This is a predicted structure of a 101-nucleotide RNA (c-di-GMP-I-GGC riboswitch aptamer) from a Gemmatimonadota bacterium. Rfam family: c-di-GMP-I-GGC riboswitch aptamer. The family has 40 seed sequences and 1,298 matches in Rfam 15.1. Gene Ontology term of the family: cyclic-di-GMP binding.

RNA sequence: UUCGACAACGGCAAACCCGCCGAAAGACGGGGACGCAAAGCUACGAGGCUACCGUGGGCGCGGUCUGAGCGAAGCCCACCAUGCCGGUCGAGCCGCCGAAG
Numbered sequence: 001u002u003c004g005a006c007a008a009c010g011g012c013a014a015a016c017c018c019g020c021c022g023a024a025a026g027a028c029g030g031g032g033a034c035g036c037a038a039a040g041c042u043a044c045g046a047g048g049c050u051a052c053c054g055u056g057g058g059c060g061c062g063g064u065c066u067g068a069g070c071g072a073a074g075c076c077c078a079c080c081a082u083g084c085c086g087g088u089c090g091a092g093c094c095g096c097c098g099a100a101g
Base pairs, nucleotide, nucleotide: 001100002099003098004097011036012035016031017030018029019028021026034087040093041092042091044090045089046088047085048084049083054079055078056077057076058075059074062070
């Protein structure tokens, strides 16, 4: 420098269950192993997930002689990242064991 075996030192831990934080996605701790040679770290790029809040729309109800316009609480729908995913991929950083050169 390149590579990764049925070796070795060891490591991590999907689904699921329990606890806990969160609006959710999801995180964390314990159990548990589907897998992983970077399944170590970083949300920079792509992608994905969520939507408390926000924006828009609808319903609703109030008000009015009527209409237009306006529109509290509540409910529904859509959009939205500043939230999240490193076990989706790229990129960056760091690293164990071994093989070949």
The coordinates come from a structure-prediction model, not an experiment, and the mean pLDDT is 80.